This is a predicted structure of a 381-nucleotide RNA (Bacterial RNase P class A) from Allosphingosinicella sp.
The organism belongs to Allosphingosinicella, within Bacteria.
It is recorded under the gene name rnpB.
Model confidence (mean pLDDT): 75 of 100.
The sequence is in RNAcentral, with records from ENA.
């Protein structure tokens, strides 16, 4: 100086005008008017977790459905979050003849495949009680091209995957068949809170893969959601009480119609009580920002100090000039390690996105810009 990869930050500034929505305070009998002061984000978004907060349900526990988590530990109100750790995969760099071992870094729904069912496409002779297409061996036949029985899973060929690996030994060829080391089970001890890891020994291999198939195992889960609840309650309408007047030769139902019966009723005035618009409240101070200090690897937690930062109705937070920065384009110069960088001029012109109860997290989105850490190149000393 280039280049990638993890992190953290900000994500246009100043001013004039000219609106929006909310407080506070005059001033007016109201509409309003005037002054002040405040007004979006990392994500406010997607509603995918977890929680506060509120109504409704529940008598306790157990089992069973159903729906969810899933190595250990720690943090936290809590969680499927986030830190630390283990242990598989991968990739880098280091050693080592090599098995391998140290270092870094990424990723992993990472319980259980030796309960039990299922599934492994194509291609291949075989996809799981293993198996003979090629080839190799041994017998036997031959017309000398091969056939036909038995043996092999070393070696070819198909695959994502082929019934442990590399050496050796052994055999007609071969095979954990024997051995040696790795792997891999089991079992003692030793380390560690555990996950697990190491020494030892003992199996000759029994146990291919999938549980983001079904299933087992263990654990955790009541619903609904500020349009949740709460309070106040207008005008009409309507319900019920009590009082005054009327009370049938009327009206209305039961039955299309007649007679017969049976129910029923109007109207003032005061008074309860439910509810629709509507108002008020819930509402932002809170698991809360920042700063120092102290445990803690670290997430965090404590302790002190300071801070106040919309709360609104289907919903304001805009608009338009001017300077100026950042990007992006052309032009000219200068350097240059040829990738690029600075200098001067004109244009251009700012990403994604809009709080509706409130917090923790996760994800998705995002022009540019600016620090940290780390890694690879290349320069110069």
């Nucleotide at each position: 100086c280039c280049a990638g990869a993890g992190g953290g930050c900000c994500g246009g500034g100043c001013g004039g005008c000219c609106g929006c929505c909310g407080c506070u305070c005059g001033c007016g009998c109201a509409a309003g008017c005037g002054a002040g002061g405040g007004g979006a984000g990392g994500a406010a978004a997607g509603u995918c977790c977890g929680g506060g907060c509120u109504c409704c349900g529940c008598g306790g526990a157990a089992c069973g459905a159903c729906g969810g988590u899933g190595c250990c530990g720690g943090g936290u109100a809590a969680u499927g979050c986030c830190c630390g750790g283990c242990g598989g995969c991968c990739c880098c760099g280091g050693c080592g003849c090599a098995g391998g071992c140290c270092g870094g870094g990424g990723u992993c729904a990472g319980g259980g495949a030796a309960a039990g069912u299922g599934c492994c496409a194509c291609a291949g002779a075989a996809a799981a009680c293993a198996a003979u297409c090629c080839g190799c061996c041994g017998c036997g036949c031959u017309u000398c091209g091969g056939c036909g029985c038995g043996g092999u899973a070393a070696g070819g060929u198909c695959g994502a995957a082929a019934g442990g690996g590399u050496g050796g030994g052994g055999u007609a060829a071969g095979a954990g068949c024997c051995c040696a080391c790795c792997g891999c089970g089991c079992c003692u001890c030793c380390g560690g809170u555990a996950a697990c890891g190491g020494c030892g020994g003992c199996g000759g291999c029994a146990c291919g893969g999938c549980a983001a198939a079904c299933c087992c195992c263990a654990c955790c889960g009541g619903g609904a959601g500020c349009a949740a609840g709460a309070c106040c309650g207008a005008a009409u309408a309507g319900g019920g009480g009590c009082g005054g007047c009327a009370c049938a030769g009327g009206g209305g139902c039961c039955u299309g119609u007649u007679c017969c019966g049976g129910c029923u009723c109007g109207u003032c005035g005061c008074c309860c009580g439910g509810g629709u618009u509507g108002g008020u409240u819930g509402c932002u101070u809170g698991a809360g920002g920042c700063c120092g200090c102290g445990u803690g690897c670290a997430a965090a937690c404590g302790c002190g100090g300071u801070c106040c930062u919309a709360g609104a109705g289907g919903a304001a937070u805009g608009g338009u000039c001017g300077c100026c920065c950042a990007u992006c384009c052309c032009c000219g110069g200068a350097u240059c390690a040829c990738g690029g960088u600075c200098c001067g001029g004109g244009g251009u012109g700012g990403a994604c996105a809009g709080a509706a109860c409130c917090c923790g997290g996760c994800u998705u989105a995002c022009a540019g810009g600016c620090c940290c850490u780390c890694u690879g190149g290349c320069g110069a000393u």